This is a predicted structure of a 1425-nucleotide RNA (small-subunit ribosomal RNA) from an uncultured candidate division WS6 bacterium.
């Protein structure tokens, strides 16, 4: 302290989301230990049980026990002594016991009642409560206060009952009733009483807003009391302080909601009375009619309030659970009663849900006290323990009570802290995972040595908390010590695409599934699952919820409103606000300061102690806002009082204006009516038609009616607050400029609420209606056309009045006031000058006597000039500004007020309320839903924009396609298979330069399984290959004969066969995983770069502009200087000419020769052949351009402006094309998707479609003679001559690895002939017969010949291709592939045209602008139905 996300990028605005921290917390996975602290946030839902408020016998009587004494009895027991059947009987007496006795007696204990105190504290909830309920600081002179503490004086005297008892009744209980007798520190009564109280008078000091307060004296009248105990007393009554506790009052704080605007009758005050501890409408009675309220009353809603806590840099926003201080309230509502104190949790009544008991007549009860307990919920404990400590209550006291409190228990709820081990250890161990296979990592981690024992366990020991001198410890034999054993008893969770620290393998394949947001997943997913590994944290991780932060995203610190959300239609009039000029004085409320006081303790914060530490805890201190208060200070606001003039206005003289309102007139046009004239149309549109017109339209001419709006002038001119005003005159009337000078004296800005005004359209009534028109008819357009066009036409549109009150009501720009560069326009005003003009005075001069000329001095107009206000418009500095823009008429820079905004959509809509006749219109939301909507500007890209410009692009042409048959490719169909691919240009005679077998990837059958092919390994073995036979449908198998090389003889090489696994193999899949190659835009001229500059940036310049070019070719200019990849040149061919060389090529001279011939000698002069070289550069002249690129036109030249023609293809597009030329990565198949053979398919055929042949004929077919190339190819070749056939071909085999031979005849053309315009002597398809070629093999399925059939087609709809010259058309020849098979392809030369005005339209393309809401970029995007 920020990120991510709207875009192709950007930059702004603006929402949304995360990182932090916190929690009375719940949920998931896990879970060793301690100390501190916390724990029903729902159902204030209802509750078994137990337990929580009792104590005092020193206030009272009774009543019981105990004990002591004393009696009586009973029973056991002792047992003298006497009897005895000697077994035993009887018994004085002795202890012990039982029970009784009372009038015995001592002492002590427990109590139900009577009666004291206490139960109004302590505990528990937050349901009401928006209040003086809380807070905070005051007031009470309007009050009360038991117990306590201190000071005063008292405590004399009597008397009556009533419980308990007793006795009787009633009742199921609960409990009642009645008679009797009875006590007191209960109750009555009476006396005193200085003090109190009260009332009259009296006095003393003080001070309040005020009724007052105090203080001193007289008088009158009136109230008291209780005793117990014999102790260190203890009570009680009256009074006077104190302490602490509490009433009531009041300033200020203190939650949403105006879609709650009025509330209110005890209500507001008064005056009397009553009440109360006291003041009041607190309550009566009267009287008055107030009272509150936009500074939010009434009203709804939500809520305990606060110290504090939580986050925050901080203002703040949130919350108010534990602790603590108020308040309320204790099953609901209500009510008093006792008392010092309640309207009372664990009292009383009385209703009212509930819930128990009952004999049905009645009766009991309240956990929001501790525990528990059900019910609700995501969720929150033990029906311990003990009064040992603290505090509380009674009691003199001993004691009792005390679920309050102090412990324990549960629960990772939270906060702290400790541990789950240290050190050493590489063979870097096994196993895991990955891997390029080499290694990497897991990792010193493990094992392994060699410590330690905190903690867990066990054993002995064992406090302190106890206040005292002894006793007294719930916790607890806890806490701490001390001792043994032993690494022993302890680790997880969430994350790993960005944000955000952490990466890979495998599975999955828009499925599972994730995810906070952005988004991932459609076959290589670092984002799903798993796993390995790595990040975080750690006994707890994570998740969810809630808060605050970040978010300056409600903006007081600290935004905004031209275009992003946002200036109301005018802000005209104006209230209340809220803000105000210059000066004095005064006053001190606001401001500052100073003193006192408060701000409760806890927290917080500093310091220091205590527990081992810490968290917890003590003890001190220090800060503290804010009220309250003293004295003070007066710059600044306030007030209060006085001036003052520059703001405001007021008078006075000037201006201009479609400012308003009412009524008079004006002409032009446009309709209609009437009448002439006229005679077929007219009107309308791209075209047309509906419609008018012979009942005379339209056109003209004359006369009339009638309603609306005023052409020119006319202007980013003027007025007006806006809306909005436009003929022309009159009348009323409002604001606005300008000048001077007098006045007034802050008298002003803004302006919620409120009044006004307020385009058009609409709506009410009543006129009015030319025109020009929603609806509505009719004709066109069109697939439709409830549009656009055309023709008819009503409502309206106009006038009156009265509604409506909205517009892109716009400068998308509220109003006032200062202040801050300038330029140029233009409208209205002032000053000063002022071209030039008009009257006119007075002079001089001239004269045709009319007059004219000149000066002069006065009064006027005036165009321009230059300065000064007010207005309007445009460029523009500094400044703004997210950019566009703005820019003295701010959107700059300041002050003031008002108004409005906070993501986009639901929505300017529901509801509710005001208005309105209606239409509607103000005002104004939520659910729900999306992750954006949006501003401004960039690159592109596209437009049925726009502007140059280019191209066989159109246009002139010339030949075709489309129609026929046939050839071929594709599609469909069909098949066991018709193997694959290509698909608008850019797929279709394309891969494929040639499918009878093969090719061959397909299909149907037999067959093979380390394979047909490679490389390793063992064993054997001399082959390999050729031939003959067998079998087979072949392949596969068998059977027989010939048959390796080198060698240092060790063994090497080679090549087969059998066997084992590693592996071969795949025309299988993916061209959306690739390489490589290709195709197109397009041989179009463009495509970047570097530095510099400019812009917040994206991006621009440069590459734009002015000429020029085929061309970003080139000049010129320019914040651009330069550069690269394309142009264009180098390369190749072809055109001209030199030269060098002449064989196989050529022959001109010379010689020979032939039927003929470069046939031969000679030549190399020409052709030609192929090496080297010249040539062409706008170089030259001239015009035109800028003294330029450069264009025209000439001259020369074989060729002239790139000579022709070829290769060559920029950055990038199109996930174009190829996995099937190859390569390749990943999946897949492995006795099969591999591999072999045999036949059969790629040649199928109702169709369709592309590309070609060949024709439809005389510029022609057919005979017959005749001429003229050039590119090329050839030995498993080309093949002469001859000879056979009608041919094809066959026979022969010269010559020739070729400037020599061969192929090879060129054709069409030329001369002659015939055909005579017809399906022909045009076409040539089919088909039939006979034949040749090639090949193991022509059946599916090849080419040719010959004879014979002679089919469609007489020139091809709609469209649509090629082409600018040695071209097009048009004739033929070669050639690759090939055994054989071109009408295809690629190449050659022979003849050889036509046309081009020009760039409006049609493609396509470039450069520049311009508009976009597109950007996958118009094959789009959006919308309605």
């Nucleotide at each position: 302290a920020g990120a991510g996300u709207u875009u192709g990028a950007u930059u702004c605005u603006g929402g949304c989301u995360c990182a932090g921290g916190a929690u009375g917390a719940a949920c998931g996975u896990u879970g060793g230990c301690u100390g501190u602290g916390u724990g029903c946030c729902u159902a204030a839902g209802g509750u078994a049980u137990g337990c929580a408020a009792g104590u005092c016998g020193a206030a009272c009587g009774a009543u019981c026990c105990c004990u002591u004494u004393g009696a009586a009895c009973u029973a056991c027991u002792u047992g003298a002594g006497a009897c005895u059947u000697c077994g035993g009987u009887u018994g004085a007496u002795u202890g012990u016991u039982u029970u009784u006795c009372u009038u015995u007696u001592u002492g002590g204990g427990a109590u139900a009642g009577u009666g004291g105190c206490a139960a109004a504290c302590g505990g528990g909830u937050g349901a009401g409560u928006a209040a003086c309920a809380c807070g905070u600081g005051g007031a009470u002179a309007a009050c009360c206060u038991a117990c306590c503490u201190c000071g005063a004086a008292g405590u004399c005297a009597u008397g009556a009952a009533c419980a308990g008892c007793u006795c009787a009744u009633c009742g199921a209980a609960a409990g009642a009733u009645g008679g009797g007798a009875u006590a007191a520190u209960a109750c009555a009564u009476g006396a005193u009483g200085g003090u109190c109280u009260u009332a009259u008078a009296u006095u003393u000091u003080c001070u309040u807003u005020a009724u007052g307060a105090u203080u001193u004296u007289a008088u009158a009248a009136g109230u008291a009391a209780a005793g117990c105990u014999u102790u260190u007393g203890c009570g009680c009554u009256u009074u006077g302080a104190g302490a602490g506790g509490g009433g009531u009052c009041c300033g200020c704080g203190u939650c949403c909601u105006a879609u709650c605007a009025g509330c209110u009758u005890g209500u507001u005050g008064g005056u009397g009375a009553g009440g109360u501890a006291a003041u009041g409408g607190c309550u009566c009675a009267c009287c008055a009619a107030g009272g509150c309220u936009a500074a939010g009353a009434c009203g709804g809603g939500u809520a305990g309030c606060u110290g504090g806590c939580g986050u925050g840099a901080g203002a703040g926003c949130g919350c108010g659970g534990u602790c603590a201080g108020c308040c309320a309230c204790c099953a609901u509502g209500g009510a008093a009663c006792u008392g010092a104190g309640a309207c009372a949790c664990g009292g009383u009544c009385c209703a009212u849900a509930c819930u128990c008991c009952u004999a049905c007549g009645g009766g009991a009860g309240g956990c929001a006290g501790c525990a528990a307990u059900u019910a609700g919920g995501a969720a929150u404990c033990u029906u311990g323990c003990g009064c040992a400590a603290u505090g509380g209550g009674g009691g003199c006291a001993a004691c009792c009570c005390u679920g309050a409190c102090g412990c324990a228990g549960c629960g990772a709820c939270a906060c702290a802290g400790c541990g789950u081990g240290g050190a050493g250890g590489a063979c870097g161990a096994a196993g895991g995972u990955c891997u390029u296979a080499g290694g990497a990592u897991u990792g010193u981690a493990a094992a392994c040595u060699c410590c330690u024992u905190u903690u867990a366990u066990a054993u002995g020991g064992g406090a302190a908390g106890a206040a005292u001198a002894g006793a007294u410890g719930a916790c607890g034999g806890u806490a701490c010590c001390a001792u043994a054993u032993g690494a022993a008893u302890a680790a997880g969770c969430a994350c790993c695409u960005g944000c955000u620290a952490a990466c890979u393998a495998c599975g999955u394949g828009c499925c599972a599934g994730a995810a906070g947001c952005a988004u991932c997943g459609g076959u290589g997913a670092u984002g799903c699952g798993u796993a390995g590994g790595g990040u975080g944290c750690a006994a707890a991780c994570g998740u969810u919820a809630u808060c605050c932060g970040g978010a300056u995203u409600u903006a007081u610190u600290g935004g905004g409103c031209g275009u992003a959300u946002a200036g109301a239609g005018a802000u005209g009039c104006g209230u209340a606000g809220g803000c105000g000029u210059u000066u004095u004085u005064g006053u001190a409320a606001g401001u500052c300061u100073u003193u006192a006081g408060u701000u409760a303790a806890a927290u917080a914060u500093c310091a220091c102690g205590g527990c081992u530490c810490a968290a917890c805890c003590g003890u001190g201190g220090a800060c503290a806002a804010g009220c309250u208060u003293u004295g003070g200070a007066u710059a600044c606001u306030g007030c209060a009082a006085g001036a003052a003039u520059u703001g405001a206005g007021a008078c006075a003289g000037g201006a201009a204006g479609a400012g308003g309102c009412g009524a008079a007139c004006a002409g032009a046009a446009u309709u209609c009516c009437c009448a002439g004239u006229g005679g077929a149309g007219c009107g309308g549109u791209g075209a047309a038609a509906u419609g008018c017109g012979u009942u005379g339209a339209u056109a003209u001419u004359g006369g009339g009616a009638g309603g609306a709006a005023u052409a020119u002038c006319a202007g980013u001119g003027g007025c007006g607050a806006a809306g909005g005003c436009g003929g022309u005159u009159c009348g009323c009337u409002g604001g606005u400029c300008c000048u001077u000078g007098u006045c007034u004296g802050a008298c002003g800005c803004u302006a919620a609420g409120g009044c006004u005004c307020g385009a058009a359209a609409g709506c009410g009534u009543g006129g009015g209606u030319a025109g020009c028109a929603a609806a509505a008819c009719g004709g066109a357009u069109u697939a439709g056309a409830u549009a656009c066009c055309c023709g008819u036409g009503u409502a309206g549109u106009c006038c009156a009045c009265g509604c409506c009150g909205u517009a892109a009501a716009c400068u998308a720009u509220g109003g006032a006031u200062g202040c801050u560069a300038g330029g140029u326009g233009u409208u209205c005003g002032g000053u000063a000058c002022a071209a030039c003009u008009a009257u006119u005075u007075u002079u001089u001069c001239c004269u045709u006597c009319g007059g004219g000329a000149a000066a002069u001095g006065a009064u006027g107009g005036a165009a321009g000039u230059a300065u000064u206000g007010a207005g309007u418009a445009c460029c523009g500095c500094a400044g703004u500004u997210a950019a566009c823009a703005c820019g003295u008429u701010a959107a700059g820079c300041a002050u003031c007020c008002c108004g409005c905004c906070u993501g986009g959509g639901a929505a300017g809509u529901a509801c509710g309320g005001c208005c309105g006749c209606a239409a509607g219109g103000c005002u104004a939301a939520a659910a729900c839903u999306c992750a954006a909507a949006g501003g401004a500007a960039u690159u592109g890209a596209c437009g049925g924009g726009g502007a140059c410009c280019c191209g066989c692009a159109c246009a002139a042409g010339c030949a075709g396609c489309g129609g026929a048959g046939c050839a071929u490719g594709u599609g469909g169909u069909u098949u066991a298979a018709u193997u694959c691919g290509a698909a608008g240009c850019a797929a279709c005679g394309c891969g494929a330069a040639g499918a009878a077998c093969c090719u061959u990837a397909c299909c149907a059958g037999g067959u093979c399984u380390u394979g047909a092919c490679a490389u390793c390994c063992u064993u054997c073995u001399g082959g390999a290959u050729a031939g003959u036979c067998c079998u087979u449908a072949g392949c596969c198998g068998g059977a027989c004969u010939a048959g390796c090389c080198c060698u240092u003889c060790g063994g090497g090489g080679c090549a087969g066969a059998a066997g084992a696994g590693a592996c071969a193999g795949g025309u299988g899949g993916u061209g959306c995983a690739u390489g490589g190659u290709u195709g197109u835009c397009g041989u179009c001229a463009g495509c970047u770069c570097g530095u510099g500059u400019c812009g917040u940036g994206a991006g621009a310049u440069g590459u734009u502009g002015g000429g020029u070019u085929a061309a970003g070719u080139c000049c010129c200019g320019c914040a651009a200087c330069g550069a690269g990849c394309g142009c264009a040149a180098c390369c190749c061919u072809u055109g001209u000419g030199u030269u060098u060389a002449g064989u196989u090529g050529c022959c001109a001279a010379c010689a020979g020769g032939u039927a003929a011939a470069g046939c031969u000698g000679u030549g190399c002069a020409c052709u030609c052949u192929a090496g080297a070289c010249a040539g062409a550069c706008u170089g030259c002249c001239g015009u035109g351009g800028a003294a330029a690129a450069c264009a025209c036109g000439g001259a020369g030249g074989a060729a002239g402006g790139u000579g022709g023609g070829g290769a060559u293809g920029a950055c990038g597009u199109c996930a174009a094309a190829u996995c099937a030329u190859c390569a390749u990565g990943c999946c897949c198949c492995u006795u099969a998707u591999g591999a072999u053979c045999u036949g059969g398919g790629c040649u199928a055929c109702a169709c369709a479609c592309g590309u070609g042949c060949u024709a439809c004929a005389a510029u022609g077919g057919c005979c017959g003679g005749u001429a003229c190339a050039a590119c090329g190819g050839g030995c498993a070749g080309c093949g002469a001559a001859g000879g056979a056939g009608c041919g094809a071909u066959c026979c022969g085999g010269a010559g020739c690895g070729a400037a020599u031979c061969c192929u090879a005849a060129a054709a069409a053309g030329c001369c002659g002939g015939u055909c005579c315009c017809a399906g022909u002597u045009c076409g040539g398809a089919u088909u039939g017969c006979a034949g040749g070629c090639u090949g193991c093999a022509a059946c599916u399925c090849g080419c040719c010949u010959g004879c014979a059939u002679g089919a469609a087609g007489u020139u091809g709809g709609a469209g649509u291709u090629g082409c600018u010259a040695g071209u097009a058309a048009u004739c033929g020849c070669g050639a690759a592939u090939c055994a054989g098979c071109a009408u295809g392809u690629c190449g050659c030369g022979g003849u050889g045209a036509a046309u081009g005005c020009g760039u409006u339209c049609c493609c396509g393309g470039g450069u520049c602008u311009u508009g976009u809401a597109c950007a996958c970029a118009c094959c789009c995007c959006c919308g309605u139905c």
Its mean pLDDT, the model's own confidence on a scale to 100, is 83.
The sequence is in RNAcentral, with records from ENA and SILVA.
Rfam family: Bacterial small subunit ribosomal RNA.